[in-house]
Context: one part of a larger RNA
RNA sequence: AUCUCUCUAAGGAACUAGACAAAUUAGCCCCGUAUCUUCGGUAGAAGGGGUGCCAGCUUCGGCUGGUCUCAGUAAAGUGGUAGAACCGACUGUUUAGCAAAAACACAGCUCUCUGCUAAGUCGCAAGACGACGUAUAGGGAGUGACAUGUGACCAAUGCGGAAAGGUGAACGACCCUUGUCUUAAAGCUCGGGUUCUAAGCCCCCGUGAAUGUCGGCCGUAACUAUAACGGUCCUAAGGUAGCGAAAUUCCUUGUCGGGUAAGUUCCGACCUGCACGAAUCAUGUAACGAGUUCUACAUUGUCUCGGAGAGAUGCUCA
Numbered sequence: 001a002u003c004u005c006u007c008u009a010a011g012g013a014a015c016u017a018g019a020c021a022a023a024u025u026a027g028c029c030c031c032g033u034a035u036c037u038u039c040g041g042u043a044g045a046a047g048g049g050g051u052g053c054c055a056g057c058u059u060c061g062g063c064u065g066g067u068c069u070c071a072g073u074a075a076a077g078u079g080g081u082a083g084a085a086c087c088g089a090c091u092g093u094u095u096a097g098c099a100a101a102a103a104c105a106c107a108g109c110u111c112u113c114u115g116c117u118a119a120g121u122c123g124c125a126a127g128a129c130g131a132c133g134u135a136u137a138g139g140g141a142g143u144g145a146c147a148u149g150u151g152a153c154c155a156a157u158g159c160g161g162a163a164a165g166g167u168g169a170a171c172g173a174c175c176c177u178u179g180u181c182u183u184a185a186a187g188c189u190c191g192g193g194u195u196c197u198a199a200g201c202c203c204c205c206g207u208g209a210a211u212g213u214c215g216g217c218c219g220u221a222a223c224u225a226u227a228a229c230g231g232u233c234c235u236a237a238g239g240u241a242g243c244g245a246a247a248u249u250c251c252u253u254g255u256c257g258g259g260u261a262a263g264u265u266c267c268g269a270c271c272u273g274c275a276c277g278a279a280u281c282a283u284g285u286a287a288c289g290a291g292u293u294c295u296a297c298a299u300u301g302u303c304u305c306g307g308a309g310a311g312a313u314g315c316u317c318a
Stems, first nucleotide, its partner, number of pairs: 002312007010304002014302001019299001027051005036041001038145001052067006068072001080297007087289002092104002108143007120129003146284004151214003156211002158207004165202003172195005179188002215233005242276001243273001254270005
């Protein structure tokens, strides 16, 4: 010097991307416990006090008195706490070997298919699963507890439906035609045409918790500014409610307010949404989280800034 530990004056996050690491807390009993809430919780909230041994009493739960230690959960083991925001409701699952999460799943919700020899799936088939089930069942798709809601557009694409028309292959029928065959014909054959005609497509209607989409310009109020209002072009229809510099905001460290002595982060607003938006759900939300972010208290060798010590390794000899 390195590794694993112990202690450390004064300060106490000044360290750092970040309190990472370490420290604090801790068991049991008693008191006490806010906000919010789906009334279950939150909650061991927070915050206080006690804790050994001996004697007496006892309703056997404890109470009273005495006594020793620096220290009575004296070892080991054994919650730090609080206030906010985001995401995901929750318990759960996952990249065996760099990712545990906001990803997956989930109960719930919706759509759709399926009437039983079911749909769907595996198989060449037999057959099997579905299911010894029967629409309160089974398959597929999306969303993802709960609360409040879920707007407009069917022009395109998809799906469903129906009947009239158009188009529409082969076969069949008919006409013409080449060859063969024959006295001739029929038949067969080459080529052409007409007619009839299935599904599909065109056409028509429906359908968004189907794939999806949800405008521009100009003017206008008695200061100014702005535009409830008007005009015009285009469209299938022009984004409703709610939310909004957001896990979405480029310009941007937007502006204002809060917190700090000082705040590109954070919280609350504003709305000029480059480029939110309603089951690729929208907005809230108690509880929960080895999730992400901000703050405070406690605590500490993270630091000011180092120091002291223990053990091990290293080195030499055997």